[in-house]
Context: one part of a larger RNA
Molecule: small-subunit ribosomal RNA, 5' domain
Organism: Parcubacteria group bacterium Greene0714_7
């Protein structure tokens, strides 16, 4: 002198553009954050528009949030085979034929309550049998063996299913090399290493498991501890190189603990089930019900970190044929000098120099053109008045927002502070004070003239900031 997601002290006038829970992955009132489709279907209500409910689809593996664990093929690169892939989109073929349940409802029982049983009875793009078979799949090559749903519309058409092949993108899996510290950890290992065979998975594979062989790994640091998400970047450094993983993008992992699986193209699933543990809440004591590490909030612990705000108008996402409908993703505002940057707190003129302070060697300096006092000007600030892009160029649709701009008016009028001034290191005097009260980053000032301690005046530095801690990188 550089930097920070900063704290703290003292000051605080505006703007834009960032950016804010680093600690207790402590605990959480409250709202809200995934819904949707009636052009699959069954019932209920209603005067109607319309609306619940439940059965069926699709989405509730995204999206948003965090950093516990992980020293890992967990990330980074760069390769690889033994695979899977809803929705898209290309291309072919095909969509006949019957069938059995069953939720909501009704009736009934039980229950404080969450619910939970038992019966009648009806549907579908539920669900089940059969037919059909090729460019599927298996195969002894002969042949076996599997699919479909329907809707809407007067029609034309149009959205759907089914099946193969092929794309796009997404996913799994494998392998080289890179990946902290520490030897006051030196041996580690029995599914451990390999092999042959069968399971198993979409897929290879000790993934599992019989059988057989004894191997495999380490001073180029195994195996044990401790610390850690990694990466794109950010700082800093002339660089080489150090430190760092906030916000933004990429992966990974979680989701009150710990643990399992249905569903499903995807999940061992934050707002989905079961169980287990600990804790809150209800109970009629018999039993129930909960998971903010979503957005806001709130106590808590802490130096420390916001609003229980607005709107789907855009972007973007789910669903739906639209229309629309959700969407604390997202767009905004709002707070907070936290950081960067921008602007202003006026501008000419004004005395051989007012008053007042402070110095004085008492003449007489300094503050000082500074004020007054005269012209101007209006950034700002108030006031009126117009008034936007952002909307996707024919109608509609704007939360921000009567924001930004813009133009008229009033009048210097609404706007200066912090820290220093021994030397290092830019800046000096006076008055108290007397090793006292203090100051201090290092030297080190202070015991009666203290430029060092308090107050004053002056000055010096930087400014809406200024100094201080603090961690950090460089320099001496």
């Nucleotide at each position: 002198g550089g930097a920070u997601g900063a704290a703290u002290g003292c000051u605080g006038g505006c703007g834009g553009c960032g950016u804010g829970g680093a600690u207790a992955a402590g605990g959480c009132a409250u709202g809200c954050a995934a819904g949707u489709c009636g052009a699959g279907u069954g019932g209920g209500u209603u005067u109607a528009g319309a609306c619940c409910c439940a059965c069926g689809g699709c989405a509730g593996a995204c999206g948003a949030g965090g950093u516990a664990g992980u020293a890992a093929c967990a990330c980074g690169u760069a390769g690889g085979a033994a695979u899977c892939u809803a929705c898209c989109c290309u291309a072919g073929a095909g969509u006949c034929g019957a069938g059995c349940a069953u939720a909501u409802u009704c009736c009934a029982u039980c229950g404080a309550a969450a619910g939970a049983u038992g019966g009648c009875g009806c549907a579908a793009u539920u669900c089940u049998c059969g037919a059909u078979a090729g460019u599927c799949a298996c195969u002894a090559a002969g042949g076996u063996g599997u699919a479909a749903a329907g809707g809407a519309g007067c029609a034309a058409u149009u959205c759907g299913c089914u099946c193969u092949a092929g794309g796009a993108g997404g996913a799994g899996c494998c392998u080289g090399c890179g990946u902290a510290a520490u030897a006051u950890c030196a041996g580690c290992u029995a599914g451990u290493u390999g092999g042959u065979g069968a399971g198993g998975u979409a897929a290879u594979g000790g993934c599992u498991c019989a059988c057989c062989a004894a191997g495999g790994c380490u001073a180029u640091g195994a195996c044990g501890u401790u610390u850690a998400g990694g990466g794109g970047a950010g700082c800093u450094g002339a660089g080489a190189g150090g430190c760092u993983g906030a916000c933004c993008c990429c992966c990974a992992c979680c989701g009150a603990u710990g643990g399992a699986a249905c569903u499903g193209a995807g999940a061992u699933a934050c707002g989905g089930u079961c169980c287990u543990u600990a804790c809150u809440c209800c109970u009629a004591c018999g039993g129930g019900a909960g998971g903010c590490c979503g957005c806001a909030g709130u106590c808590g612990a802490g130096a420390a970190u916001c609003u229980u705000c607005c709107g789907c108008a855009a972007u973007g996402g789910a669903c739906g044929a639209a229309a629309g409908u959700c969407u604390g993703a997202c767009g905004g505002a709002g707070c907070g000098a936290c950081g960067c940057c921008g602007c202003g707190u006026g501008g000419u003129g004004g005395a051989u120099g007012a008053a007042g302070u402070c110095c004085u060697u008492c003449g007489g300096g300094a503050c000082g053109u500074a004020a007054a006092c005269a012209c101007c000007u209006u950034u700002u600030a108030u006031g009126a008045g117009g008034g936007a892009u952002g909307a996707a160029g024919u109608u509609u649709u704007g939360a921000c927002a009567g924001u930004a701009c813009c133009u008229c008016a009033u009048g210097a009028a609404u706007a200066a502070g912090g820290g220093g001034c021994u030397c290092c290191u830019a800046a000096c005097u006076c008055u108290g004070u007397g090793c006292c009260a203090g100051c201090a980053g290092g030297a080190g000032c202070g015991g009666u003239a203290a430029u060092a301690c308090a107050g004053a005046g002056g000055c010096c530095c930087c400014a809406a900031g200024c100094a201080u801690u603090a961690u950090u990188a460089u320099c001496c």